[in-house]
Predicted 3D model of a 119-nucleotide RNA (SAM riboswitch aptamer (S box leader)) from a Saprospiraceae bacterium. It was read from a public genome assembly, where an Rfam model found it. Rfam family: SAM riboswitch aptamer (S box leader). Rfam describes the family as follows. The SAM riboswitch is found upstream of a number of genes which code for proteins involved in methionine or cysteine biosynthesis in Gram-positive bacteria.
RNA sequence: AUUUUAUACAGAACGGGUGGAGAGAACAGGCUCUGUGAAACCCUGGCAACCUUGCCGCAAAGACAAAAGGUGCCAAAUCCUGCCGGAGCGCCGUAUUGGCGUACCCGGAACUAUAAAAU
Repeated sequence: AUUUUAUACAGAACGGGUGGAGAGAACAGGCUCUGUGAAACCCUGGCAACCUUGCCGCAAAGACAAAAGGUGCCAAAUCCUGCCGGAGCGCCGUAUUGGCGUACCCGGAACUAUAAAAU
């Protein structure tokens, strides 16, 4: 770096230092955070439980427990929307079947992130 699988509405810092204007992945639109100090880096603290460990089990799967170690994470749902489908609503139209629009809702996909494994 690529692929596969799993997860992503829960949880956890008004902490200290350096730093000085941006940040919320990218693009667009929105919304939000930020000189009452953004990003980044260091330290400390914490959350979670993917790997891990224990336990039950012939085993596999799975449940339960733990948190020393390897990662991850600690504003807002991956902050929201973008593509597809549905519901609702609005407008238009037909003899009937209908057409168009719609970030209010639901489902799915894509993207992204993280973990584990393989190459």